[in-house]
Context: one part of a larger RNA
C1' cells in the first nucleotide's frame, strides 16, 4: 500500500440508502411514576423522573447516623413511542439462499357411519378403524373472539321416489334352413314374450361445484334520479368494506403529516375486475412479519482522518 478485525473522532445528525443496512444509543438495582385502548387478565420493565461513593455503629444488612461533591459498575444487562396492513395467540416449515401474511390450532359447519360400522390396506384369509360405539370414528371446507353469514337448483354434482318409457347378458313358446329312413335327434338363422341398475322423468340440497344484468325516460336554474317503462335470467351482490396485498385510467378528488412526498394515514366512490366459512366487517394481546412517521442515538453520510492487531496478499 492493499485487504480483514478492531478503536477513537471536530462541526453537523439520516442529509446516506430501495430500505437507518450497519454502527451507535438504551441496559444493573432501589424509589417515585405511568396514556389510549382492553375480551377487565392486560397494555406495563409503558412511558417519564430520581438516587448509587467513602467513614461509623451493629453478628450481619436492603437500617441509621456522619462526610466530601467531575465520583454506581472490571466485566455482563431493553432503545423508545405513534400509525396501518397480515396472521388470533404459544408452536410448525423450503436438512444446503425463503420463517413468512405460508402450515397447525382451539373454535364453527356440511357429509359418512348403527357396530362383523364407515373409511383404508390386501388377489385372499385378514389387519387399521379399536380391546373405540355417535360426547365415538372417518373425509371436506373455515380458522380465537365479536357482529353477522343475503338471492339463486336454470347447469354440474349427491341424495331420494316410483307411475310409465328405454335399455345389455340371460331365459325362451313359436317359425325356419341343413343333416337324416324318420313327424325323433342334432346343428345354425329368426324370434313374440319375460327381465337389472343405469339414462328419461319428478322432488330436495349452495357452510355441494358454482351464479349474484341491460336499455331508455323522468323533480320548477343545472346536475343527479327516489320514480317508471321496457328486454333478459335460475337469480340479478343484501349487510359490510372500498384507489385496498384487490383500482387498469392513476401520481384519482379533498384533507393531514414535509420547506418539497409517486410516500403513508383520514375521506370520498366513477368497485377496469370487492363482498359474505375460496367467509365479511371489526378487533384487546402476541410477531426476529410487511408500510409510514416521531424522539433519542451515531463516520450511513457531507468527507474523510487516525491508532492497534492479523493476513500462503502485492512492492522493496
Nucleotide at each position: 500500500a492493499u485487504c480483514a478485525u478492531u478503536u477513537u473522532u471536530a462541526a453537523g445528525g439520516a442529509a446516506c440508502u430501495c430500505g437507518g443496512c450497519a454502527a451507535a444509543a438504551u441496559u444493573a438495582u432501589u424509589u417515585u411514576g405511568u396514556a389510549a385502548c382492553u375480551u377487565c387478565g392486560g397494555g406495563a420493565u409503558a412511558a417519564a423522573a430520581a438516587a448509587u461513593g467513602c467513614c461509623u455503629a451493629u453478628a450481619a444488612u436492603u437500617u441509621a447516623g456522619g462526610c466530601u461533591g467531575u465520583a454506581u459498575u472490571a466485566a455482563u444487562a431493553a432503545g423508545g413511542g405513534a400509525u396501518a396492513g397480515c396472521g388470533a395467540c404459544u408452536a410448525g416449515u423450503u436438512a444446503u439462499u425463503a420463517a413468512a401474511a405460508c402450515u397447525a390450532c382451539a373454535a364453527g359447519a356440511c357429509u359418512u357411519u348403527g357396530c362383523c360400522a364407515a373409511a383404508u390396506u390386501g388377489u385372499a384369509a385378514a389387519a387399521u378403524a379399536a380391546u373405540g360405539u355417535a360426547u365415538a370414528a372417518a373425509g371436506u371446507c373455515u380458522g380465537a373472539u365479536g357482529u353477522c353469514u343475503g338471492c339463486c337448483c336454470a347447469g354440474u354434482g349427491c341424495u331420494a321416489a316410483a307411475a310409465a318409457g328405454u335399455u345389455a347378458u340371460a331365459a325362451a313358446a313359436g317359425g325356419u334352413a341343413g343333416u337324416g329312413u324318420a313327424u325323433a335327434g342334432c346343428u345354425g338363422c329368426u324370434a313374440a314374450u319375460u327381465u337389472a341398475a343405469g339414462c328419461u322423468u319428478u322432488a330436495g340440497u349452495a357452510a355441494a361445484c358454482g351464479g349474484c344484468g341491460g336499455u331508455u325516460g323522468u323533480a320548477a336554474c343545472u346536475c343527479u334520479a327516489a320514480c317508471a317503462a321496457u328486454c333478459c335470467u335460475a337469480a340479478g351482490g343484501u349487510a359490510g368494506c372500498g384507489a385496498a396485498a384487490u383500482u387498469c385510467c392513476u401520481a384519482g378528488u379533498c384533507a393531514a403529516u414535509u420547506a418539497a412526498u409517486u410516500g403513508u394515514u383520514g375521506a370520498c366512490c366513477u368497485g377496469c375486475a370487492u363482498g359474505a366459512a375460496a367467509g365479511a366487517c371489526a378487533u384487546a394481546a402476541c410477531g426476529a412479519c410487511u408500510u409510514u412517521c416521531c424522539c433519542a442515538c451515531u463516520g450511513u453520510c457531507u468527507c474523510a482522518a487516525a491508532a492497534a492487531u492479523g493476513a500462503a496478499u502485492c512492492c522493496a
This is a predicted structure of a 316-nucleotide part of an RNA (large-subunit ribosomal RNA, domain IV) from Cryptomonas gyropyrenoidosa. The gene name in the source record is rnl. The full RNA is in RNAcentral, with records from ENA. The organism belongs to Cryptomonas, within Eukaryota.